This is a predicted structure of a 156-nucleotide RNA (c-di-AMP riboswitch aptamer (ydaO/yuaA leader)) from Paenibacillus sp. NEAU-GSW1.

[in-house]
RNA sequence: ACUAAUGUUACGCUUAAUUUUCGGCUCCAGGGUCGGAAAGCGGGGGAACCAAACGCAAUUGGGGCGAAUAGACUUCAGGUGCAACGCAUCUAAGCCUUAGGGUACCAUCUUACCCGAGUCCGUCAGCUAACCUCGUCAGCAGUGGAUGGGUCAACU
Numbered sequence: 001a002c003u004a005a006u007g008u009u010a011c012g013c014u015u016a017a018u019u020u021u022c023g024g025c026u027c028c029a030g031g032g033u034c035g036g037a038a039a040g041c042g043g044g045g046g047a048a049c050c051a052a053a054c055g056c057a058a059u060u061g062g063g064g065c066g067a068a069u070a071g072a073c074u075u076c077a078g079g080u081g082c083a084a085c086g087c088a089u090c091u092a093a094g095c096c097u098u099a100g101g102g103u104a105c106c107a108u109c110u111u112a113c114c115c116g117a118g119u120c121c122g123u124c125a126g127c128u129a130a131c132c133u134c135g136u137c138a139g140c141a142g143u144g145g146a147u148g149g150g151u152c153a154a155c156u
Base pairs, nucleotide, nucleotide: 001008002007012140013139014138018039019038020037021036022035023034024033025032026031040136041135042134043133044132045131050126061124062121063120064119065118070097071096073094074093075092077091078090079089080088081087082086100115101114102113103112105149106148107147108146109145110144
């Protein structure tokens, strides 16, 4: 924007999470869905060298993805301990701050708003060439200014 609605399309945002193609099913078609392949993008494992290791002690194992870490306060909330009716500590909830992260080409400065989660491995992994292996989801509606550098279009 179209539509009664479902939904579709265009321009965009967070994220690695996009593009092309083959086959099956569905289907007027567009498309959707399932299973593959390739490219692109992203993650993990994995030598040498380096680091670490070596000794002693303690112990709540350790590690990955991700911006998502760290802390104060509050609670007639719960647990534990004690010198006992208070203190300390742990958990949970609330609230505030915070390392860090995001907002229509890029960088710097500034301004406004927002996030600051979750989850996986399973006792095991430093870095790491060759090599091996995995993912390609999900969720959204969008700050503005200045300086410099770019890209595209139109006109001449």
The organism belongs to Paenibacillus, within Bacteria. Its mean pLDDT, the model's own confidence on a scale to 100, is 75.